[in-house]
RNA sequence: GCCCCCAUAGUCUAGCGGUUAGGACGCCACCCUUUCAAGGUGGAAAUCGCGGGUUCGAACCCCGCUGGGGGUA
Numbered sequence: 001g002c003c004c005c006c007a008u009a010g011u012c013u014a015g016c017g018g019u020u021a022g023g024a025c026g027c028c029a030c031c032c033u034u035u036c037a038a039g040g041u042g043g044a045a046a047u048c049g050c051g052g053g054u055u056c057g058a059a060c061c062c063c064g065c066u067g068g069g070g071g072u073a
Base pairs, nucleotide, nucleotide: 001072002071003070004069005068006067007066010025011024012023013022018056027043028042029041030040031039049065050064051063052062053061
């Protein structure tokens, strides 16, 4: 240089072009308990890596870029 894969909340992860982007752990509040842990209920937290494009509509399709991983001479 070329080819392939990955990037979604603090962490891990799901997500068929169409509902408010879902779940686990963690965090916060409350309940339970003499207290803590465990358990229960509720809540906050994601410009879906960045910039364009296609489309009535994009996390998803297309192009470019950035970062990470792998392959190849």